RNA sequence: CGGGGUGUGGCCUAGUGGCUUAGGGCGCAGCGUUCGGGACGCUGAGGUCGGAGGUUCAAAUCCUCUCACCCCGA
Numbered sequence: 001c002g003g004g005g006u007g008u009g010g011c012c013u014a015g016u017g018g019c020u021u022a023g024g025g026c027g028c029a030g031c032g033u034u035c036g037g038g039a040c041g042c043u044g045a046g047g048u049c050g051g052a053g054g055u056u057c058a059a060a061u062c063c064u065c066u067c068a069c070c071c072c073g074a
Stems, first nucleotide, its partner, number of pairs: 001073007010026004018057001028044005050066005
């Protein structure tokens, strides 16, 4: 320098144009339970989907540029 892949709450992950306000697990907070803790149950906070722009009535999803990481080639 060229090609390909991945990026979604603190961590892991689903979602490949619309139904809904981005869903689930772990973790976290509160409450219940317990003598207390754990386990279990209930409730809650936490995302604006790596960033910017575009297409569309509508974008996490399609297109372009760009950033980080990984792989291949030179």
This is a predicted structure of a 74-nucleotide RNA (transfer RNA) from a bacterium. It matches the Rfam family "tRNA". Rfam classes the family as a transfer RNA. Its mean pLDDT, the model's own confidence on a scale to 100, is 80.